Predicted 3D model of a 1499-nucleotide RNA (small-subunit ribosomal RNA) from an uncultured prokaryote.
[in-house]
RNA sequence: AGAGUUUGAUCAUGGCGCAGAUUGAACGCUGGCGGCAGGCCUAACACAUGCAAGUCGAGCGAGAAAGCACUUCGGUGUGAGAGAGCGGCGGCGGACGGGUGAGUAACGCGUAGGAAUUUGCCCAGUAGUGGGGGACAACAUGUGGAAACGCAUGCUAAUACCGCAUACGCCCUACGGGGGAAAGCAGGGGAUCUUCGGACCUUGCGCUAUUGGAGAAGCCUGCGUCGGAUUAGCUAGUUGGUGAGGUAAUGGCUCACCAAGGCGACGAUCCGUAGCUGGUCUGAGAGGAUGAUCAGCCACACUGGGACUGAGACACGGCCCAGACUCCUACGGGAGGCAGCAGUGGGGAAUAUUGGACAAUGGGGGCAACCCUGAUCCAGCCAUGCCGCGUGUGUGAAGAAGGCCUUAGGGUUGUAAAGCACUUUCAGUAGGGAGGAAAAGUUAGUCGUUAAUAUCGGCUACCCUGACGUUACCUACAGAAGAAGCACCGGCAAACUCCGUGCCAGCAGCCGCGGUAAUACGGAGGGUGCGAGCGUUAAUCGGAAUUACUGGGCGUAAAGCGCGCGUAGGCGGUUAGAUAAGUCAGAUGUGAAAGCCCCGGGCUCAACCUGGGAACUGCAUUUGAAACUGUUUAACUAGAGUGUGGUAGAGGAGAGUGGAAUUUCAGGUGUAGCGGUGAAAUGCGUAGAUAUCUGAAGGAACACCAGUGGCGAAGGCGGCCCCCUGGUCCGAUACUGACGCUGAGACGCGAAAGCGUGGGUAGCAAACAGGAUUAGAUACCCUGGUAGUCCACGCCGUAAACGAUGGGUACUAGGUGUCUGGGGUAUUGACCCCUGGGUGCCGUAGCUAACGCGUUAAGUACCCCGCCUGGGGAGUACGGCCGCAAGGUUAAAACUCAAAGGAAUUGACGGGGGCCCGCACAAGCGGUGGAGCAUGUGGUUCAAUUCGACGCAACGCGAAGAACCUUACCUGGGCUAGACAUGUCAGGAAUCUCCCAGAGAUGGGAGAGUGCCCGCAAGGGAGCCUGAAGACAGGUGCUGCAUUGCUGUCGUCAGCUCGUGUCGUGAGAUGUUGGGUUAAGUCCCGUAACGAGCGCAACCCUUAUCCUUAGUUACCAGCACGUAAUGGGGGACUCUAGGGAGACUGCCGGUGAUAAACCGGAGGAAGGUGGGGACGACGUCAAGUCAUCAUGGCCCUUAUGGGCAGGGCUACUCACGUGCUACAAUGGCCGGUACAGAGGGUUGCCAACCCGCGAGGGGGAGCUAAUCCCAGAAAACCGGUCGUAGUCCGGAUUGGAGUCUGCAACUCGACUCCAUGAAGUCGGAAUCGCUAGUAAUCGCGGAUCAGCAUGCCGCGGUGAAUACGUUCCCGGGCCUUGUAUACACCGCCCGUCACACCAUGGGAGUUGGUUGCACCAGAAGUGGGUAGACUAACCUUCGGGAGGUCGCUCACCACGGUGUGGUCAAUGACUGGGGUGAAGUCGGAACAAGGUAGCCGUA
Repeated sequence: AGAGUUUGAUCAUGGCGCAGAUUGAACGCUGGCGGCAGGCCUAACACAUGCAAGUCGAGCGAGAAAGCACUUCGGUGUGAGAGAGCGGCGGCGGACGGGUGAGUAACGCGUAGGAAUUUGCCCAGUAGUGGGGGACAACAUGUGGAAACGCAUGCUAAUACCGCAUACGCCCUACGGGGGAAAGCAGGGGAUCUUCGGACCUUGCGCUAUUGGAGAAGCCUGCGUCGGAUUAGCUAGUUGGUGAGGUAAUGGCUCACCAAGGCGACGAUCCGUAGCUGGUCUGAGAGGAUGAUCAGCCACACUGGGACUGAGACACGGCCCAGACUCCUACGGGAGGCAGCAGUGGGGAAUAUUGGACAAUGGGGGCAACCCUGAUCCAGCCAUGCCGCGUGUGUGAAGAAGGCCUUAGGGUUGUAAAGCACUUUCAGUAGGGAGGAAAAGUUAGUCGUUAAUAUCGGCUACCCUGACGUUACCUACAGAAGAAGCACCGGCAAACUCCGUGCCAGCAGCCGCGGUAAUACGGAGGGUGCGAGCGUUAAUCGGAAUUACUGGGCGUAAAGCGCGCGUAGGCGGUUAGAUAAGUCAGAUGUGAAAGCCCCGGGCUCAACCUGGGAACUGCAUUUGAAACUGUUUAACUAGAGUGUGGUAGAGGAGAGUGGAAUUUCAGGUGUAGCGGUGAAAUGCGUAGAUAUCUGAAGGAACACCAGUGGCGAAGGCGGCCCCCUGGUCCGAUACUGACGCUGAGACGCGAAAGCGUGGGUAGCAAACAGGAUUAGAUACCCUGGUAGUCCACGCCGUAAACGAUGGGUACUAGGUGUCUGGGGUAUUGACCCCUGGGUGCCGUAGCUAACGCGUUAAGUACCCCGCCUGGGGAGUACGGCCGCAAGGUUAAAACUCAAAGGAAUUGACGGGGGCCCGCACAAGCGGUGGAGCAUGUGGUUCAAUUCGACGCAACGCGAAGAACCUUACCUGGGCUAGACAUGUCAGGAAUCUCCCAGAGAUGGGAGAGUGCCCGCAAGGGAGCCUGAAGACAGGUGCUGCAUUGCUGUCGUCAGCUCGUGUCGUGAGAUGUUGGGUUAAGUCCCGUAACGAGCGCAACCCUUAUCCUUAGUUACCAGCACGUAAUGGGGGACUCUAGGGAGACUGCCGGUGAUAAACCGGAGGAAGGUGGGGACGACGUCAAGUCAUCAUGGCCCUUAUGGGCAGGGCUACUCACGUGCUACAAUGGCCGGUACAGAGGGUUGCCAACCCGCGAGGGGGAGCUAAUCCCAGAAAACCGGUCGUAGUCCGGAUUGGAGUCUGCAACUCGACUCCAUGAAGUCGGAAUCGCUAGUAAUCGCGGAUCAGCAUGCCGCGGUGAAUACGUUCCCGGGCCUUGUAUACACCGCCCGUCACACCAUGGGAGUUGGUUGCACCAGAAGUGGGUAGACUAACCUUCGGGAGGUCGCUCACCACGGUGUGGUCAAUGACUGGGGUGAAGUCGGAACAAGGUAGCCGUA
């Protein structure tokens, strides 16, 4: 510090998710040690048990007991010193310490201040501490009760209680005065006194009064302190005053009276949530989140209320009452409160021991010793966190074994291990061993206090105190010995392979992986990261400048209110003075400690602890400064306004008036149609329409002028005239003197539609009706037609109310139109120049994501307002306000998605546009589709009908030839190292002949027979055969969507790209576009492009002309022999096959820009590519082929391999494609007569001749071919016949008889002859080919092949018609435009309905919480009243009184109750819309002119 994700790609917007840090955490896997921390976040849920607050005998009574004395031996008395236990009176402490965070939005907390207060213990000071009295517990006796606990009578002490005296200071006061205290105890003691107890004195501790202090507490105030306005008004003790009461103290704190105030948009009231802070986490900071541990404050103690005591409480381990709950009970009644420490149950994802000690620190009591202390200090449990250490170190290549991978060579694990040499931290065993301890105390000494050797205090010495603790630490011993895991490895994001799985199982933070080769699932090997931990989940901040103070935006991405006026508020011109609120500076106080930071120190380091500093950005006080802002004073005129003179205008309101047109009505003329449409029909019309003329009525709107012209704030405003009226602008001046700008609320205006009341209604026209269209047509089109449109008054308050651009001010190049003012010069007509105000276009700088904006800013700045924060849900629900209604306005959430959206780019597409081409259409010729047959396919059938090919671009295709074979399919019977390859071992030569069984494969048997090379021989070798075992063979099995190669197609279409440069943020563009031209991106010109490549063309083959060379088997004109034939001869011709020539827009004319080029012409065999062929750019179709071949992976291995026989591929209701033959006279049949080219031939072609009607048979010459054969070409031509008919057309089908091939023609061949003689009379919708030697027509040959062609590939013969033209159909090319498309229109996409699930609104209601108001009720308690009962201290005249206690009563009040409202939550038959789902249904609304342009408001 960034990075992933919207797109084919790009930029920007924008959300979502990631990497970081952190935690009181939890869960999963794993786990050696230590230090320091931390540990119920949930049920303020309920609690068994133990402990957590006592202490003082130096306040008091009582009192067991050792001992002693007496004794009637029952006991009684006394009781030094030390003082037990229990229960009392009394004092102090239980208001601290400890826990928790329920409540509380508050003076509760934080911070800074304040005045009207109190304060036990503590410190300092002052003054006292005199003298009396009466009780009550304990105790005893009696008595009630189960218990808890009482009741009655009697006795008694005090530092308990009450008077009296005294009163410096204290309190009250009318300033005269008045009032109010106390307590003793302990130690010691020289005089004096004594009842022998003491008095007295002194020391110490107490006590009383009071002053001051310290610390503590109460109260008041400024400022700060969460969310909601879908909470806007709240308040009667309320606000203030006077008086009184009350309090420690101020105060409506309480009461009486008086006044009517107080709070609130700077957010009152209400609702929800929450303890606050120092701090903690994060962050660069500003901020955001948080408030465990530690520290300060507050609140609470089962829930609610209440007071008592006290210095302090309305009291966690006190009291009373009410309630809920639990427990005990003898049923009458009682007891209790862990949010103390442990612990239990429960809740929960989740949080520890019913431990030790008061040794230290601190607290309470005490003179002290000491006691108490779950505060505290320690230990235990837990990887919960932070920090540290270890699990060894060095060497070690045969790079071991094993694993994994492999291209089979090797690579990797990996110096890793083993081995060798060392070390011993930690853990283990044993031994040693600090510090935390200071005191207090005793004794001794000494100093001070003192009258004193008491006491007390200081110092010295002595002695004693450790829970932790088997402490930390140190030493020794032994041995590498006891100690490594977790997550991840597609991108983000470091790290890759194999196997398994096969959209399954699963993964996933986001994008996304998985459908047979998964680096993404699971396992393994390897690697990466961290490490006693590692991951996951949850949560916070960060990244996020996605809330923007620092630091964002609003033309089109979300976002400018429809417009104005104006309140509060915010901001505000020039000059001078004053002031000092803001501002700035200094000082002072405070900002607790801890924490963070810096510098040191201590634990071996670190974490941790500790000393000092800095900081705490704040607040307050005070002293200054005076520029700026504010305030104030005095002025100014540049902003603003007023007066004055002009100015243009559909500005507004009212009243009047005009003509054209439509319609209707009346009348005339006139006759059969009118009207309407793509075409029609409905409709009107013979009862006279339409048309036309005249007249009348009525309503609405104002042609031309008319203009990116004018006016207005916007909506909006258009004939003409009049009245009233608002605003703008200009000129010249005079005046006012900042009067200004903006503007939350408020108020007003506000198109159309709509609503109410009353009018009006010509045209138009929702709804509605009819006619068409259509699959349907509740639409588009047509004929009608009502609200409405118009007027008056009143509502509504919305629009794509748009410049999608709030208002104001200032500044920042220009050019050119136009409207309206003013000025100047000169013609006095239109011109030009200058200067204001509007309204347009282009454009510089600048801005912008781009498009674009650009003095009319979207530039540069300032001021004010409004608005935005992902898409959907939704501008919806609920609530409020407004409205007659329709509805408007304000305005969410649950849930769901990873996008939605903007601008621009390249393609593709359009029932967008322009240009151009093609047998694309048109013009023609001939076909297909109808018939029969052939052939292929689908379908069906079958044991099998093997497989593949499926729009063009599958279907006479693979197949250039299925009777067996082929053959891959089926059935049956058989083989298992195999039909075929390599290698090992053993045997044998190989080979040939015959017999038997069998359908054959196969099985059995017999016979012949030994070869070649080396070697004397034995033997060995090559090759072949047989057998054996195991490596392996084999597969037309699967995947063409794993592939190579080859092929089809767009398309022989003219395109497809690159380098450098330039432009653009970029994708990209330019070049390649433009003007011409071409068959062509062919060429020329122009040009921010200049060049280049693959394509086009040419080069190649063939054909057309000529020349030359060469003539055999080809040729034969002339020559000779000569009928033909043949043989000479010739090299002229034809022809053959080698080499050349020729054609290049080269020449001429015209057109064109003088170019390219085109048109015409000449010459020429051929003319503008002469004809034909081969040749196929970048790419598209996951096109075709694993069955040509090759090949990865998978699968089979006595079978999915191999062999045999038979069958099938030839089936047959049907459908389609491609062909053949026809339907006839341009013909059929018969007879005769001509003329080709290109091929093939020795397992072959086969002549002559003979036989057969014929297929063919016999025969055998010739030919390895310019020689011989196939081989008669046919149509054509000549003659004859048939005469329009199912025929002398047509030949299917069937019967019979044959021929040929072949091992074999049954399934299932071809051909011949005789007989038979079907459909068919030119073919519906639709559709195919062809532009010249072409179509059409005629025959011939070849490959395959034993045989089998109507197919295929070739060859020649005869030989046309037509093309005006590019509107339309199809395909294609270039430019442009729109796009919501990019799998690219076979695209995208909307809504209803049906089904499932989810959340939510309404809902008769139901239940619960909370709260307002009214009323009832009223425990305990406090206060007032009362005098019924009782009554120790004081007074008394002895009667009583004062005072008190109980009772009764009044006031207040908790719980509770009744009624009626508000609000929140849950639930509810039914119901509304919404969202999401697999490939459902119906349509086809939007995106292209989306096929009726789309969209907004309204009905």

Annotation: The RNAcentral record of the sequence draws on ENA. Its mean pLDDT, the model's own confidence on a scale to 100, is 84.